Background: RNAcentral holds the sequence, with entries from ENA. This is a predicted structure of a 72-nucleotide RNA (transfer RNA) from a Candidatus Bathyarchaeota archaeon. It matches the Rfam family "tRNA".
RNA sequence: CGGGCCGUAGCUCAACGGUAGAGCAGGUGUUUUAGGAGCACUAGGUUGGGGGUUCGACUCCCCUCGGCCCGA
Numbered sequence: 001c002g003g004g005c006c007g008u009a010g011c012u013c014a015a016c017g018g019u020a021g022a023g024c025a026g027g028u029g030u031u032u033u034a035g036g037a038g039c040a041c042u043a044g045g046u047u048g049g050g051g052g053u054u055c056g057a058c059u060c061c062c063c064u065c066g067g068c069c070c071g072a
Stems, first nucleotide, its partner, number of pairs: 001071007010024004018055001026042005048064005
């Protein structure tokens, strides 16, 4: 310098262009002598950033930032 993959909740990851979800972790309640486990409920997101296309974008296009890999 060229190319590919990844970036979404605290962590690990989903999501045909049509309401952003799950598990674990957290909080509250219940249970227990207490704790853990179990059960019920609950909070938590500028989808790395900017722009474009579209009635509508996590998803498609362009630029850019970070990580990993391949080539030179």
The same sequence occurs in records of 4 taxa.